[in-house]
RNA sequence: GAGCCGUUAGCUCAGUUGGCAGAGCACCGGACUUUUAAUCCGGGUGUCGUGGGUUCGAAUCCCACACGGCUCA
Numbered sequence: 001g002a003g004c005c006g007u008u009a010g011c012u013c014a015g016u017u018g019g020c021a022g023a024g025c026a027c028c029g030g031a032c033u034u035u036u037a038a039u040c041c042g043g044g045u046g047u048c049g050u051g052g053g054u055u056c057g058a059a060u061c062c063c064a065c066a067c068g069g070c071u072c073a
Base pairs, nucleotide, nucleotide: 001072002071003070004069005068006067007066010025011024012023013022019056027043028042029041030040031039049065050064051063052062053061
């Protein structure tokens, strides 16, 4: 330098054909308990890596860039 894959909640990851952003764990509040743990009830806490474009509408499609991984030179 070139190609491919990835980037979504604190962490690990889903998200189908463009149409309300989700799960598990963690966390917060409450119940129970002498207390802790466990259990139960409630709560999503988010600039979908950044910028731009297409569209009535973009996590999703297109372009550029950044970061990570792999391969080639």